[in-house]
């Protein structure tokens, strides 16, 4: 210095190939049961997709840049 994956809620992860209101599990809140807790039951909250531009009526998705990480190959001693 090439090349490849990965990066989406506090975590772990689906959605991209096929562009059309961002989801799932755990956790959190609040209630309910309980003498109280855990467990269960019910409701509810919380990201706009690593950045940055571009394409498009419309981008997590397609196309360039880029940054962080991992893996493999190169080079050097």
């Nucleotide at each position: 210095c090439g090349g490849c994956g990965u990066g989406u809620a506090g975590c772990g992860c689906a959605g991209u190939c096929u562009g059309g209101u961002a989801g799932c599990g755990c956790a959190c809140u609040u209630c309910g049961u309980u003498c109280g807790g855990g467990a269960c039951g019910a409701a509810g909250g919380g990201g706009u997709c690593g950045u940055u531009g571009g394409u498009u009526c419309a981008a997590a998705u397609c196309c360039a840049a880029u940054c962080a990480c991992g893996c493999c190959g190169a080079c050097c001693a």

Transfer RNA from a Bdellovibrionota bacterium, 77 nucleotides, folded computationally. The sequence is in RNAcentral, with records from ENA. Rfam family: tRNA.